Record summary
A computed fold for a 107-nucleotide RNA from Symbiobacterium sp., annotated as THF (Tetrahydrofolate) riboswitch aptamer.
RNA sequence: GGCAGAGUAGAUGUUCCCGCGUUAAGUGCCAGAGGAUGGGAGGUCGCCUCUGGACGAAAGGCGGGCCGCGACCGGUCCGCCUGCGGUGGGGCAUCGCUUCCGCUGUC
Repeated sequence: GGCAGAGUAGAUGUUCCCGCGUUAAGUGCCAGAGGAUGGGAGGUCGCCUCUGGACGAAAGGCGGGCCGCGACCGGUCCGCCUGCGGUGGGGCAUCGCUUCCGCUGUC
């Protein structure tokens, strides 16, 4: 010097576990500000946080207590269960840096 490779923030998943909301937060969208991001430095059209704005939903079953009530029935609280949310976190699998400098292997 040539060739090859490792490694980030994250993303996806038909997978598992623990939660949250369903009395609507969260997710997603727009604008602004800030922050972190392969081993080092810098970096965004990627990621995170905050503020403001727009939009927006799937709920049911069972049991018990209390209340309304003549009864049927209804309301409310608690517990359990089944769903729902482009819901939070973790495990697993797969994908996975841009510039410069490094690291490993090889010629």

It matches the Rfam family "THF (Tetrahydrofolate) riboswitch aptamer". Rfam describes the family as follows. Tetrahydrofolate (THF) riboswitch was first reported for Ames et al. as an RNA motif in 5' untranslated (5'-UTR)regions of folate transport and biosynthesis genes in Firmicutes genomes.